Annotation: Predicted 3D model of a 73-nucleotide RNA (transfer RNA) from Streptococcus tangpeifui. The organism belongs to Streptococcus, within Bacteria.
[in-house]
RNA sequence: CACCCUUGGUUUAACUGGAUAGAGUACCUGACUACGAAUCAGGCGGUUAGAGGUUCGAAUUCUCUAGGGUGCA
Repeated sequence: CACCCUUGGUUUAACUGGAUAGAGUACCUGACUACGAAUCAGGCGGUUAGAGGUUCGAAUUCUCUAGGGUGCA
RNA backbone atom coordinates (compact mmCIF):
# COMPACT_ATOMS: atom_id res chain seq x y z
P C A 1 -1.19 3.86 3.45
O5' C A 1 -0.84 2.90 2.30
C5' C A 1 -0.69 3.40 0.99
C4' C A 1 -0.68 2.26 0.00
C3' C A 1 -1.93 1.37 0.00
O3' C A 1 -3.00 1.94 -0.73
C1' C A 1 0.00 0.00 0.00
P A A 2 -4.50 1.62 -0.34
O5' A A 2 -4.71 0.15 -0.90
C5' A A 2 -4.69 -0.13 -2.29
C4' A A 2 -4.82 -1.62 -2.54
C3' A A 2 -6.01 -2.29 -1.87
O3' A A 2 -7.22 -2.10 -2.59
C1' A A 2 -4.08 -3.58 -1.51
P C A 3 -8.61 -2.01 -1.80
O5' C A 3 -8.94 -3.51 -1.39
C5' C A 3 -9.17 -4.49 -2.39
C4' C A 3 -9.12 -5.88 -1.80
C3' C A 3 -10.08 -6.16 -0.66
O3' C A 3 -11.41 -6.41 -1.08
C1' C A 3 -7.95 -6.98 -0.11
P C A 4 -12.63 -6.03 -0.15
O5' C A 4 -12.60 -7.15 0.99
C5' C A 4 -12.83 -8.51 0.66
C4' C A 4 -12.53 -9.41 1.84
C3' C A 4 -13.31 -9.14 3.11
O3' C A 4 -14.63 -9.66 3.09
C1' C A 4 -11.04 -9.46 3.63
P C A 5 -15.78 -8.97 3.92
O5' C A 5 -15.46 -9.36 5.43
C5' C A 5 -15.51 -10.71 5.85
C4' C A 5 -14.96 -10.87 7.25
C3' C A 5 -15.68 -10.08 8.35
O3' C A 5 -16.86 -10.73 8.79
C1' C A 5 -13.35 -9.83 8.59
P U A 6 -18.07 -9.88 9.39
O5' U A 6 -17.52 -9.41 10.82
C5' U A 6 -17.16 -10.36 11.80
C4' U A 6 -16.68 -9.67 13.08
C3' U A 6 -17.75 -8.83 13.79
O3' U A 6 -17.60 -8.96 15.19
C1' U A 6 -15.87 -7.49 13.28
P U A 7 -18.48 -10.03 15.97
O5' U A 7 -19.97 -9.53 15.67
C5' U A 7 -20.46 -8.30 16.18
C4' U A 7 -21.96 -8.30 16.26
C3' U A 7 -22.55 -9.38 17.17
O3' U A 7 -22.50 -9.02 18.52
C1' U A 7 -23.74 -9.32 15.12
P G A 8 -21.68 -9.94 19.54
O5' G A 8 -22.87 -10.66 20.33
C5' G A 8 -22.60 -11.34 21.54
C4' G A 8 -23.55 -10.89 22.61
C3' G A 8 -23.42 -11.71 23.90
O3' G A 8 -23.54 -10.82 25.02
C1' G A 8 -25.66 -11.75 23.07
P G A 9 -22.14 -10.31 25.64
O5' G A 9 -21.41 -11.66 26.11
C5' G A 9 -20.18 -11.59 26.86
C4' G A 9 -19.61 -12.97 27.06
C3' G A 9 -19.25 -13.70 25.77
O3' G A 9 -17.99 -13.31 25.26
C1' G A 9 -20.42 -15.15 27.22
P U A 10 -17.77 -13.16 23.69
O5' U A 10 -17.84 -14.66 23.16
C5' U A 10 -16.81 -15.59 23.47
C4' U A 10 -17.18 -16.97 22.95
C3' U A 10 -17.53 -17.05 21.49
O3' U A 10 -16.39 -17.12 20.66
C1' U A 10 -19.17 -18.18 22.73
P U A 11 -16.41 -16.58 19.13
O5' U A 11 -17.30 -17.65 18.37
C5' U A 11 -16.81 -18.97 18.14
C4' U A 11 -17.84 -19.81 17.42
C3' U A 11 -18.41 -19.21 16.14
O3' U A 11 -17.53 -19.38 15.03
C1' U A 11 -20.16 -20.06 17.44
P U A 12 -17.61 -18.31 13.83
O5' U A 12 -19.16 -18.00 13.73
C5' U A 12 -19.79 -17.82 12.48
C4' U A 12 -21.22 -18.31 12.54
C3' U A 12 -22.24 -17.48 11.75
O3' U A 12 -22.24 -17.83 10.37
C1' U A 12 -23.12 -17.97 13.89
P A A 13 -22.67 -16.71 9.29
O5' A A 13 -24.25 -16.76 9.36
C5' A A 13 -24.94 -17.94 8.99
C4' A A 13 -26.44 -17.76 9.07
C3' A A 13 -27.01 -16.59 8.28
O3' A A 13 -27.13 -16.88 6.90
C1' A A 13 -28.05 -16.73 10.40
P A A 14 -26.86 -15.69 5.84
O5' A A 14 -28.03 -14.65 6.18
C5' A A 14 -29.38 -14.99 5.91
C4' A A 14 -30.31 -13.93 6.45
C3' A A 14 -29.99 -12.50 6.04
O3' A A 14 -30.42 -12.20 4.71
C1' A A 14 -30.40 -12.55 8.34
P C A 15 -29.73 -10.97 4.03
O5' C A 15 -30.07 -11.21 2.48
C5' C A 15 -29.35 -12.21 1.76
C4' C A 15 -30.14 -12.57 0.52
C3' C A 15 -30.75 -11.38 -0.22
O3' C A 15 -30.69 -11.61 -1.62
C1' C A 15 -32.46 -12.87 0.45
P U A 16 -29.56 -10.90 -2.52
O5' U A 16 -30.03 -9.39 -2.54
C5' U A 16 -29.15 -8.38 -3.09
C4' U A 16 -29.94 -7.13 -3.45
C3' U A 16 -30.62 -6.43 -2.25
O3' U A 16 -30.62 -5.01 -2.50
C1' U A 16 -32.26 -7.03 -3.84
P G A 17 -29.59 -4.15 -1.74
O5' G A 17 -30.31 -3.75 -0.39
C5' G A 17 -30.02 -4.44 0.84
C4' G A 17 -30.96 -4.01 1.93
C3' G A 17 -32.44 -4.26 1.64
O3' G A 17 -33.10 -4.56 2.89
C1' G A 17 -32.11 -1.98 2.01
P G A 18 -34.14 -5.75 2.91
O5' G A 18 -35.32 -5.09 3.73
C5' G A 18 -35.07 -4.43 4.97
C4' G A 18 -36.35 -4.08 5.66
C3' G A 18 -37.44 -5.11 5.58
O3' G A 18 -38.20 -5.11 6.80
C1' G A 18 -38.20 -3.11 4.59
P A A 19 -37.45 -5.88 8.05
O5' A A 19 -38.62 -5.76 9.11
C5' A A 19 -39.19 -4.46 9.41
C4' A A 19 -40.55 -4.63 10.04
C3' A A 19 -40.58 -5.52 11.28
O3' A A 19 -41.57 -5.03 12.20
C1' A A 19 -41.93 -6.48 9.61
P U A 20 -41.20 -4.01 13.28
O5' U A 20 -40.39 -4.83 14.37
C5' U A 20 -39.78 -4.13 15.43
C4' U A 20 -39.32 -5.08 16.51
C3' U A 20 -38.40 -6.19 16.02
O3' U A 20 -37.43 -6.46 17.06
C1' U A 20 -40.33 -7.15 16.99
P A A 21 -35.93 -6.05 16.83
O5' A A 21 -35.18 -7.38 16.33
C5' A A 21 -35.59 -8.02 15.13
C4' A A 21 -34.52 -8.97 14.64
C3' A A 21 -34.03 -9.99 15.65
O3' A A 21 -34.87 -11.11 15.70
C1' A A 21 -32.19 -8.96 14.59
P G A 22 -35.46 -11.63 17.10
O5' G A 22 -35.42 -13.21 16.99
C5' G A 22 -36.18 -13.87 16.02
C4' G A 22 -35.42 -14.99 15.37
C3' G A 22 -34.77 -16.01 16.30
O3' G A 22 -35.71 -16.93 16.82
C1' G A 22 -33.26 -15.44 14.61
P A A 23 -35.24 -17.86 18.09
O5' A A 23 -34.03 -18.71 17.48
C5' A A 23 -34.09 -20.11 17.47
C4' A A 23 -32.92 -20.67 16.68
C3' A A 23 -31.91 -21.42 17.54
O3' A A 23 -32.36 -22.71 17.91
C1' A A 23 -30.77 -20.04 15.99
P G A 24 -32.04 -23.26 19.38
O5' G A 24 -30.56 -23.84 19.29
C5' G A 24 -30.23 -24.83 18.35
C4' G A 24 -28.75 -25.01 18.24
C3' G A 24 -27.99 -25.20 19.55
O3' G A 24 -28.10 -26.52 20.06
C1' G A 24 -26.85 -23.63 18.21
P U A 25 -28.26 -26.76 21.64
O5' U A 25 -26.90 -26.23 22.29
C5' U A 25 -25.68 -26.88 22.02
C4' U A 25 -24.49 -26.04 22.48
C3' U A 25 -24.49 -25.64 23.95
O3' U A 25 -24.04 -26.68 24.81
C1' U A 25 -23.99 -23.75 22.63
P A A 26 -24.60 -26.78 26.29
O5' A A 26 -23.99 -25.50 27.02
C5' A A 26 -22.59 -25.40 27.25
C4' A A 26 -22.22 -24.03 27.78
C3' A A 26 -22.93 -23.61 29.06
O3' A A 26 -22.30 -24.16 30.22
C1' A A 26 -23.04 -21.85 27.50
P C A 27 -23.15 -24.66 31.47
O5' C A 27 -23.79 -23.33 32.06
C5' C A 27 -22.96 -22.31 32.61
C4' C A 27 -23.76 -21.07 32.92
C3' C A 27 -25.00 -21.29 33.76
O3' C A 27 -24.71 -21.39 35.15
C1' C A 27 -25.52 -19.89 31.93
P C A 28 -25.53 -22.43 36.06
O5' C A 28 -26.94 -21.70 36.24
C5' C A 28 -27.02 -20.45 36.90
C4' C A 28 -28.43 -19.90 36.82
C3' C A 28 -29.55 -20.87 37.22
O3' C A 28 -29.69 -20.96 38.63
C1' C A 28 -30.13 -19.80 35.21
P U A 29 -30.19 -22.38 39.27
O5' U A 29 -31.73 -22.43 38.85
C5' U A 29 -32.63 -21.47 39.36
C4' U A 29 -34.02 -21.65 38.77
C3' U A 29 -34.60 -23.05 38.85
O3' U A 29 -35.11 -23.38 40.14
C1' U A 29 -34.95 -22.18 36.69
P G A 30 -35.05 -24.94 40.62
O5' G A 30 -36.19 -25.65 39.75
C5' G A 30 -37.55 -25.30 39.92
C4' G A 30 -38.42 -25.84 38.80
C3' G A 30 -38.45 -27.34 38.66
O3' G A 30 -39.29 -28.00 39.61
C1' G A 30 -38.21 -26.36 36.54
P A A 31 -38.95 -29.54 40.06
O5' A A 31 -39.34 -30.38 38.75
C5' A A 31 -40.70 -30.44 38.32
C4' A A 31 -40.83 -31.21 37.02
C3' A A 31 -40.31 -32.63 37.06
O3' A A 31 -41.25 -33.54 37.63
C1' A A 31 -39.52 -31.56 35.12
P C A 32 -40.72 -34.70 38.65
O5' C A 32 -39.84 -35.66 37.74
C5' C A 32 -40.43 -36.37 36.66
C4' C A 32 -39.38 -37.00 35.79
C3' C A 32 -38.38 -37.89 36.52
O3' C A 32 -38.90 -39.21 36.74
C1' C A 32 -37.23 -36.43 35.07
P U A 33 -38.89 -39.85 38.22
O5' U A 33 -37.33 -40.07 38.51
C5' U A 33 -36.58 -40.98 37.73
C4' U A 33 -35.12 -40.96 38.12
C3' U A 33 -34.84 -41.06 39.62
O3' U A 33 -34.89 -42.40 40.07
C1' U A 33 -33.53 -39.31 38.66
P A A 34 -35.59 -42.73 41.49
O5' A A 34 -34.66 -42.04 42.56
C5' A A 34 -35.10 -41.87 43.91
C4' A A 34 -33.93 -41.55 44.81
C3' A A 34 -33.01 -40.47 44.28
O3' A A 34 -33.46 -39.17 44.64
C1' A A 34 -31.74 -42.36 44.92
P C A 35 -33.39 -37.98 43.56
O5' C A 35 -31.84 -37.65 43.48
C5' C A 35 -31.15 -37.20 44.62
C4' C A 35 -29.66 -37.06 44.32
C3' C A 35 -29.33 -36.34 43.03
O3' C A 35 -29.39 -34.93 43.18
C1' C A 35 -28.03 -38.30 43.22
P G A 36 -29.48 -34.01 41.88
O5' G A 36 -28.02 -34.10 41.26
C5' G A 36 -27.82 -33.92 39.91
C4' G A 36 -26.49 -34.51 39.48
C3' G A 36 -26.28 -34.52 37.98
O3' G A 36 -25.81 -33.29 37.50
C1' G A 36 -25.82 -36.66 38.85
P A A 37 -26.49 -32.59 36.21
O5' A A 37 -25.96 -33.48 35.01
C5' A A 37 -24.56 -33.58 34.73
C4' A A 37 -24.28 -34.71 33.78
C3' A A 37 -25.06 -34.67 32.47
O3' A A 37 -24.49 -33.81 31.52
C1' A A 37 -25.18 -36.84 33.39
P A A 38 -25.42 -32.92 30.62
O5' A A 38 -26.26 -33.94 29.73
C5' A A 38 -25.60 -34.74 28.74
C4' A A 38 -26.52 -35.84 28.26
C3' A A 38 -27.84 -35.37 27.66
O3' A A 38 -27.73 -34.99 26.31
C1' A A 38 -28.26 -37.08 29.22
P U A 39 -28.56 -33.73 25.75
O5' U A 39 -30.08 -34.18 25.90
C5' U A 39 -30.58 -35.29 25.15
C4' U A 39 -31.98 -35.65 25.61
C3' U A 39 -32.97 -34.49 25.59
O3' U A 39 -33.52 -34.27 24.30
C1' U A 39 -33.14 -35.64 27.64
P C A 40 -33.88 -32.82 23.85
O5' C A 40 -35.21 -32.48 24.68
C5' C A 40 -36.38 -33.26 24.50
C4' C A 40 -37.43 -32.89 25.52
C3' C A 40 -37.75 -31.40 25.64
O3' C A 40 -38.61 -30.93 24.62
C1' C A 40 -37.51 -32.33 27.79
P A A 41 -38.43 -29.43 24.14
O5' A A 41 -39.06 -28.60 25.33
C5' A A 41 -40.43 -28.72 25.64
C4' A A 41 -40.80 -27.92 26.88
C3' A A 41 -40.37 -26.45 26.87
O3' A A 41 -41.22 -25.61 26.11
C1' A A 41 -39.82 -27.41 28.94
P G A 42 -40.57 -24.35 25.37
O5' G A 42 -40.27 -23.35 26.56
C5' G A 42 -41.35 -22.76 27.28
C4' G A 42 -40.87 -22.13 28.57
C3' G A 42 -39.96 -20.93 28.44
O3' G A 42 -40.63 -19.73 28.10
C1' G A 42 -39.12 -22.37 30.08
P G A 43 -39.83 -18.58 27.30
O5' G A 43 -38.79 -18.01 28.38
C5' G A 43 -39.25 -17.36 29.55
C4' G A 43 -38.13 -17.10 30.51
C3' G A 43 -37.05 -16.14 30.03
O3' G A 43 -37.47 -14.78 30.17
C1' G A 43 -36.04 -18.03 31.02
P C A 44 -36.87 -13.67 29.16
O5' C A 44 -35.37 -13.46 29.65
C5' C A 44 -35.11 -13.03 30.99
C4' C A 44 -33.62 -13.10 31.29
C3' C A 44 -32.73 -12.33 30.32
O3' C A 44 -32.69 -10.94 30.64
C1' C A 44 -31.84 -14.50 30.71
P G A 45 -32.80 -9.88 29.49
O5' G A 45 -31.36 -9.95 28.79
C5' G A 45 -30.17 -9.69 29.52
C4' G A 45 -28.97 -10.27 28.81
C3' G A 45 -28.79 -9.80 27.39
O3' G A 45 -28.15 -8.52 27.35
C1' G A 45 -28.54 -12.13 27.48
P G A 46 -28.73 -7.36 26.43
O5' G A 46 -28.26 -7.73 24.97
C5' G A 46 -26.94 -8.20 24.75
C4' G A 46 -26.44 -7.76 23.40
C3' G A 46 -26.74 -6.31 22.98
O3' G A 46 -25.58 -5.68 22.48
C1' G A 46 -27.50 -7.80 21.32
P U A 47 -24.87 -4.64 23.45
O5' U A 47 -25.36 -3.26 22.85
C5' U A 47 -24.95 -2.87 21.54
C4' U A 47 -25.95 -1.93 20.95
C3' U A 47 -25.45 -1.21 19.71
O3' U A 47 -26.55 -0.96 18.86
C1' U A 47 -25.87 0.37 21.39
P U A 48 -26.83 -1.98 17.68
O5' U A 48 -25.63 -3.05 17.69
C5' U A 48 -24.47 -2.84 16.93
C4' U A 48 -23.96 -4.15 16.39
C3' U A 48 -23.25 -4.00 15.04
O3' U A 48 -22.17 -4.94 14.98
C1' U A 48 -25.06 -5.49 14.82
P A A 49 -20.85 -4.59 14.22
O5' A A 49 -19.93 -3.90 15.32
C5' A A 49 -19.75 -4.51 16.59
C4' A A 49 -18.74 -3.73 17.39
C3' A A 49 -18.92 -2.22 17.33
O3' A A 49 -19.87 -1.76 18.28
C1' A A 49 -16.69 -2.76 16.82
P G A 50 -20.85 -0.54 17.89
O5' G A 50 -19.91 0.72 17.94
C5' G A 50 -19.32 1.17 19.15
C4' G A 50 -18.50 2.41 18.93
C3' G A 50 -19.18 3.53 18.16
O3' G A 50 -20.06 4.31 18.97
C1' G A 50 -17.05 3.18 17.27
P A A 51 -21.39 4.96 18.33
O5' A A 51 -20.80 6.13 17.43
C5' A A 51 -20.12 7.23 18.04
C4' A A 51 -19.54 8.17 16.99
C3' A A 51 -20.51 8.67 15.94
O3' A A 51 -21.33 9.72 16.40
C1' A A 51 -18.53 7.96 14.91
P G A 52 -22.82 9.83 15.79
O5' G A 52 -22.58 10.33 14.29
C5' G A 52 -22.14 11.66 14.03
C4' G A 52 -21.65 11.82 12.62
C3' G A 52 -22.68 11.72 11.52
O3' G A 52 -23.48 12.89 11.38
C1' G A 52 -20.78 10.46 10.91
P G A 53 -24.96 12.72 10.81
O5' G A 53 -24.73 12.36 9.25
C5' G A 53 -24.15 13.33 8.40
C4' G A 53 -23.83 12.74 7.03
C3' G A 53 -25.02 12.34 6.18
O3' G A 53 -25.66 13.43 5.55
C1' G A 53 -23.37 10.66 6.09
P U A 54 -27.25 13.37 5.27
O5' U A 54 -27.41 12.23 4.16
C5' U A 54 -26.86 12.39 2.86
C4' U A 54 -27.12 11.17 2.02
C3' U A 54 -28.57 10.73 1.95
O3' U A 54 -29.30 11.48 0.99
C1' U A 54 -27.18 8.86 2.35
P U A 55 -30.71 12.12 1.39
O5' U A 55 -31.67 10.87 1.53
C5' U A 55 -31.93 10.01 0.42
C4' U A 55 -32.59 8.75 0.84
C3' U A 55 -33.82 8.90 1.73
O3' U A 55 -34.99 9.24 1.00
C1' U A 55 -32.43 7.20 2.58
P C A 56 -35.96 10.44 1.60
O5' C A 56 -36.66 9.70 2.82
C5' C A 56 -37.50 10.45 3.71
C4' C A 56 -38.28 9.49 4.60
C3' C A 56 -37.45 8.40 5.26
O3' C A 56 -36.84 8.85 6.46
C1' C A 56 -39.34 7.43 4.24
P G A 57 -35.29 8.42 6.71
O5' G A 57 -35.39 6.84 6.93
C5' G A 57 -36.03 6.30 8.09
C4' G A 57 -36.17 4.79 7.97
C3' G A 57 -34.87 4.03 7.81
O3' G A 57 -34.25 3.81 9.06
C1' G A 57 -36.46 3.26 6.23
P A A 58 -32.65 3.90 9.14
O5' A A 58 -32.11 2.62 8.36
C5' A A 58 -32.48 1.31 8.75
C4' A A 58 -31.34 0.33 8.61
C3' A A 58 -30.17 0.61 9.55
O3' A A 58 -29.55 -0.61 9.89
C1' A A 58 -29.43 0.80 7.34
P A A 59 -29.98 -1.42 11.16
O5' A A 59 -28.87 -2.59 11.31
C5' A A 59 -27.57 -2.24 11.76
C4' A A 59 -26.55 -3.25 11.27
C3' A A 59 -26.24 -3.17 9.78
O3' A A 59 -25.22 -2.22 9.52
C1' A A 59 -26.70 -5.42 10.39
P U A 60 -25.33 -1.23 8.29
O5' U A 60 -25.40 -2.18 7.00
C5' U A 60 -24.34 -3.07 6.70
C4' U A 60 -24.74 -3.99 5.56
C3' U A 60 -24.98 -3.28 4.24
O3' U A 60 -24.48 -4.04 3.16
C1' U A 60 -26.92 -4.47 4.90
P U A 61 -23.09 -3.59 2.48
O5' U A 61 -23.49 -2.16 1.91
C5' U A 61 -24.00 -2.04 0.58
C4' U A 61 -24.11 -0.58 0.18
C3' U A 61 -22.94 0.31 0.59
O3' U A 61 -21.86 0.20 -0.32
C1' U A 61 -24.95 1.40 1.16
P C A 62 -20.34 0.33 0.18
O5' C A 62 -20.16 1.89 0.39
C5' C A 62 -20.20 2.77 -0.71
C4' C A 62 -20.04 4.21 -0.27
C3' C A 62 -18.86 4.48 0.65
O3' C A 62 -17.64 4.62 -0.05
C1' C A 62 -20.80 5.51 1.52
P U A 63 -16.28 4.20 0.66
O5' U A 63 -16.03 5.39 1.70
C5' U A 63 -15.77 6.70 1.24
C4' U A 63 -15.65 7.67 2.39
C3' U A 63 -14.67 7.29 3.47
O3' U A 63 -13.32 7.59 3.13
C1' U A 63 -16.69 8.00 4.46
P C A 64 -12.13 6.65 3.68
O5' C A 64 -12.03 7.10 5.21
C5' C A 64 -11.61 8.43 5.54
C4' C A 64 -11.86 8.73 7.00
C3' C A 64 -11.18 7.80 7.99
O3' C A 64 -9.80 8.11 8.19
C1' C A 64 -13.43 8.12 8.65
P U A 65 -8.78 6.92 8.54
O5' U A 65 -9.19 6.54 10.05
C5' U A 65 -9.04 7.48 11.10
C4' U A 65 -9.66 6.96 12.40
C3' U A 65 -9.13 5.63 12.89
O3' U A 65 -7.88 5.73 13.54
C1' U A 65 -11.49 5.65 13.04
P A A 66 -6.84 4.50 13.51
O5' A A 66 -7.54 3.43 14.48
C5' A A 66 -7.71 3.73 15.85
C4' A A 66 -8.44 2.59 16.57
C3' A A 66 -7.86 1.20 16.34
O3' A A 66 -6.73 0.95 17.15
C1' A A 66 -10.20 1.14 16.09
P G A 67 -5.58 -0.02 16.58
O5' G A 67 -6.21 -1.48 16.70
C5' G A 67 -6.56 -2.02 17.95
C4' G A 67 -7.38 -3.29 17.80
C3' G A 67 -6.76 -4.35 16.91
O3' G A 67 -5.72 -5.09 17.55
C1' G A 67 -9.03 -4.11 16.37
P G A 68 -4.50 -5.66 16.65
O5' G A 68 -5.17 -6.85 15.81
C5' G A 68 -5.66 -7.99 16.50
C4' G A 68 -6.42 -8.92 15.56
C3' G A 68 -5.67 -9.41 14.34
O3' G A 68 -4.73 -10.44 14.63
C1' G A 68 -7.83 -8.75 13.70
P G A 69 -3.42 -10.64 13.72
O5' G A 69 -3.99 -11.23 12.36
C5' G A 69 -4.61 -12.51 12.36
C4' G A 69 -5.22 -12.80 11.00
C3' G A 69 -4.28 -12.78 9.82
O3' G A 69 -3.49 -13.95 9.71
C1' G A 69 -6.26 -11.63 9.26
P U A 70 -2.02 -13.90 9.04
O5' U A 70 -2.31 -13.72 7.48
C5' U A 70 -2.98 -14.74 6.77
C4' U A 70 -3.29 -14.28 5.35
C3' U A 70 -2.13 -13.77 4.55
O3' U A 70 -1.30 -14.79 4.02
C1' U A 70 -3.95 -12.32 4.28
P G A 71 0.27 -14.53 3.74
O5' G A 71 0.27 -13.55 2.47
C5' G A 71 -0.24 -14.00 1.24
C4' G A 71 -0.33 -12.85 0.26
C3' G A 71 0.95 -12.09 -0.01
O3' G A 71 1.81 -12.76 -0.90
C1' G A 71 -0.83 -10.56 0.31
P C A 72 3.42 -12.54 -0.83
O5' C A 72 3.62 -11.08 -1.40
C5' C A 72 3.32 -10.79 -2.75
C4' C A 72 3.47 -9.32 -3.04
C3' C A 72 4.79 -8.70 -2.63
O3' C A 72 5.83 -8.95 -3.55
C1' C A 72 3.01 -7.31 -1.92
P A A 73 7.34 -9.10 -3.10
O5' A A 73 7.77 -7.63 -2.66
C5' A A 73 7.96 -6.63 -3.64
C4' A A 73 8.02 -5.26 -3.01
C3' A A 73 9.20 -5.01 -2.07
O3' A A 73 10.41 -4.73 -2.76
C1' A A 73 7.20 -4.20 -1.10
It matches the Rfam family "tRNA". Gene Ontology term of the family: triplet codon-amino acid adaptor activity. By type it is a transfer RNA.